[in-house]
Predicted 3D model of a 346-nucleotide RNA (Bacterial RNase P class A) from a soil metagenome.
The sequence is in RNAcentral, with records from MGnify.
Its Rfam family is "Bacterial RNase P class A". The family's RNA type in Rfam is ribozyme.
RNA sequence: GAGUCGGCCGUGCGGUCGCUGCCAUCGUUUCGAUGGUGGAGGAAAGUCCGGGCUCCAUAGGGCAGGGUGCCAGGUAACCCCUGGGGGGCGCGAGCCUACGGCCAGUGCCACAGAAAAUAUACCGCCUAAGCGCCGUUCGGCGCCGGUAAGGGUGAAAAGGUGCGGUAAGAGCGCACCGCGCGGGUGGCAACAUUCCGCGGCAUGGUAAACCCCACUCGGAGCAAGACCAAAUAGGGGAGCAUGGGUGUGGCCCGCACCGCUCCCGGGUAGGUCGCUUGAGGCGCACGGUGACGUGCGUCCCAGAGGAAUGGCUGCACACGACAGAACCCGGCUUACAGGCUGACUC
Numbered sequence: 001g002a003g004u005c006g007g008c009c010g011u012g013c014g015g016u017c018g019c020u021g022c023c024a025u026c027g028u029u030u031c032g033a034u035g036g037u038g039g040a041g042g043a044a045a046g047u048c049c050g051g052g053c054u055c056c057a058u059a060g061g062g063c064a065g066g067g068u069g070c071c072a073g074g075u076a077a078c079c080c081c082u083g084g085g086g087g088g089c090g091c092g093a094g095c096c097u098a099c100g101g102c103c104a105g106u107g108c109c110a111c112a113g114a115a116a117a118u119a120u121a122c123c124g125c126c127u128a129a130g131c132g133c134c135g136u137u138c139g140g141c142g143c144c145g146g147u148a149a150g151g152g153u154g155a156a157a158a159g160g161u162g163c164g165g166u167a168a169g170a171g172c173g174c175a176c177c178g179c180g181c182g183g184g185u186g187g188c189a190a191c192a193u194u195c196c197g198c199g200g201c202a203u204g205g206u207a208a209a210c211c212c213c214a215c216u217c218g219g220a221g222c223a224a225g226a227c228c229a230a231a232u233a234g235g236g237g238a239g240c241a242u243g244g245g246u247g248u249g250g251c252c253c254g255c256a257c258c259g260c261u262c263c264c265g266g267g268u269a270g271g272u273c274g275c276u277u278g279a280g281g282c283g284c285a286c287g288g289u290g291a292c293g294u295g296c297g298u299c300c301c302a303g304a305g306g307a308a309u310g311g312c313u314g315c316a317c318a319c320g321a322c323a324g325a326a327c328c329c330g331g332c333u334u335a336c337a338g339g340c341u342g343a344c345u346c
Stems, first nucleotide, its partner, number of pairs: 001346009011316007019039009041322001045333002048331005053221004060253004065217005070084005085099001086097004100212002105210002107206003122151002124147003130143005159177006178201001179199005184193003225273004235264006244258004280299008
């Protein structure tokens, strides 16, 4: 200098008026005043996952359907995280991974090429054996036959190199490599193996193709739900009716209950709770490669309700990016002006 992988901050300090939760005190107690104390994020975003919680509800089994897909761990759980393995990229630090199975089956592989899966003869090579003709000594031509080593096409064409063999060739045979099967060794395992043996051994690729296999899965959602108050029309009509109907995705069985479904019309939509003490934050110690776990200590850190942090002003400087909770939490993904910092690579 160029990179790779992380961590932190992302305005600060005052004055003045204003908003809001809780607590205390005083009042004219629907409410107000004073004082104290707290008051938007690293992503609050997306709603892509997983749960807590609430209800169905006393709630089981199966089929279809959905999700995940190397191994081992972590976690409440997960499609998340950690550590390993295989494959790929990079000089490297590192990064990516939709990484179970094609010998269960069915599909597809354009164009080119002779031929694209139990798949070939376009150009070639041989013409041994057999037949015919010419010459009649070799030999030549044609038919029949053999071949897939050479060339060509293609992303991919019946393993590679070498030697032998053959009429010419070919794992046809052999050596080595590769491949398949079976062992040994290391590892919990995925796997690794410069270890041993057997086998001439090729049955391509594709599953983010259908499919098969393994594991796993009730539903709906804070507009969940609970309580209080008030009002109305105890309205009208149609259908099913225990061999029936209803019961929080579909179908079947089981179980529970005894009513249920549709249409027209009328009333109410007010108040309180749920609502913030949590799988919580921080510090220390111990265990672990790590994610994380255990123990001790300490702190309380937003709860609005048409939606609370705003206006004015002084100084500083990084001149302020992306951007505002609405039941809560753990992840992932996306956005981000500027600043500080650790380790590693070339």